Small-subunit ribosomal RNA, 3' major domain from an uncultured bacterium, 480 nucleotides, folded computationally.
Its mean pLDDT, the model's own confidence on a scale to 100, is 83.
Its Rfam family is "Bacterial small subunit ribosomal RNA".
The RNAcentral record of the full RNA draws on Greengenes.
Context: one part of a larger RNA
RNA sequence: UGACGGGAUCCCGCACAAGCGGUGGAGCAUGUGGUUUAAUUCGAUGCAACGCGAAGAACCUUACCUGGGUUUGACAUGUUAGAGAAUCUUAUAGAGAUAUGGGAGUGCCCUUCGGGGAGCUUUAAUACAGGUGCUGCAUGGCUGUCGUCAGCUCGUGUCGUGAGAUGUUGGGUUAAGUCCCGCAACGAGCGCAACCCCUACCAUUAGUUGCCAAUAUUUAUUUAGGGACUCUAAUGGGACUGCCGAUGUAAAAAAUCGGAGGAAGGUGGGGAUGAUGUCAAGUCAUCAUGGUCCUUAUGUCCAGGGCUACACACGUGCUACAAUGGUCGGUACAACGGGUCGCUAGACAGCGAUGUCAUGCCAAUCCCUUAAAGCCGAUCUCAGUUCGGAUUAGAGUCUGCAACUCGACUCUAUGAAGUUGGAAUCGCUAGUAAUCGCGUGUCAGCAUAACGCGGUGAAUACGUUCCCGGGAUUUGUACA
Repeated sequence: UGACGGGAUCCCGCACAAGCGGUGGAGCAUGUGGUUUAAUUCGAUGCAACGCGAAGAACCUUACCUGGGUUUGACAUGUUAGAGAAUCUUAUAGAGAUAUGGGAGUGCCCUUCGGGGAGCUUUAAUACAGGUGCUGCAUGGCUGUCGUCAGCUCGUGUCGUGAGAUGUUGGGUUAAGUCCCGCAACGAGCGCAACCCCUACCAUUAGUUGCCAAUAUUUAUUUAGGGACUCUAAUGGGACUGCCGAUGUAAAAAAUCGGAGGAAGGUGGGGAUGAUGUCAAGUCAUCAUGGUCCUUAUGUCCAGGGCUACACACGUGCUACAAUGGUCGGUACAACGGGUCGCUAGACAGCGAUGUCAUGCCAAUCCCUUAAAGCCGAUCUCAGUUCGGAUUAGAGUCUGCAACUCGACUCUAUGAAGUUGGAAUCGCUAGUAAUCGCGUGUCAGCAUAACGCGGUGAAUACGUUCCCGGGAUUUGUACA
């Protein structure tokens, strides 16, 4: 100087407390461990692995296994020698890869018409290719974490023999090493904040595909018309402790509390943004790369299987156990997004998944698109039930060469566990939790996941003694 302390003081955080809702019990979905297996490919392992890489394993993917092939190779660039234009088509054998044949076909440039050349295909040979083989403890790059915590340093000066100290400590204050005052320090850098984006208010500009107050018109913003309003999307304004009062003290200041005005008040709300470093943290399987290993195989092609197994254990979720509910009928109100190999109106057929015909839209124009919870009625009357829907049987639909292993959906029947969950444990402070539906990416098909969107919309916070993590000062140390 650090690190550590079941030392001290001060401070902060959904850290505790105060509340609300969960997990842990049930069924299922999904990931992991284990076991099994010919193979169940590989990686991730306290927080910071376990709905993670994977934004989607029937084939492909695919790296694994079994079997069948192949060896200049599926892919790249050369060299040497030979054959054929390229290309198209077809038969047989086979699980296919592939093997063996048949047919069509002759272009461009030069030419002494013998041939030569470019390009492409192919045969042989040779340099080489190839490796999701190993090492993340050889690495780059990227990422997680402490942590959006308030810290981490430097120059000059001064002090100390020196390691170092000072500055950065102290008194206040802040979300903040934020700012003020003081001080052997004076300045500066990376962080903080601001600059960026979205959102809340207003103005200007612009009115089509959007809107409809007034006018006419229509079954209907339907049409004419209008730019007021909504909205859209570009430019500006607006909030700065600016104003007032109090507190703050040697005196001031920073700042704090309250108020006015205001759409918004003290960082308005949310996002992006992650200092020096820590964990030899993660990744050689995104990619790149040193070393090392394989080279008739650890490369490569193909078919089938596996990654989907199942005495069990754990994580993360979905659905429930019901009356603040279930079922049936009627009825109201969104936002974000997506669409031509696409989204599909409407009509018809079907109980339905869906099919047939057909229409509009490359979209503020048409479609996905009826939002659901809600509201108004009816019914059920506390039951393992008109709760709950697992499981199983049958019949179908769709995608796709192909749904047996192993897809989603529909209908009929079946109707399991489950009556609120032990010890323990998680999330959340406001448009949040809880609850309700909708969209998108991946994608032929497949979403209880992920990422977004809006609707309804709470309770509680006395406080910092305690648990956990972090910051500052100080103290002790058989530690470095």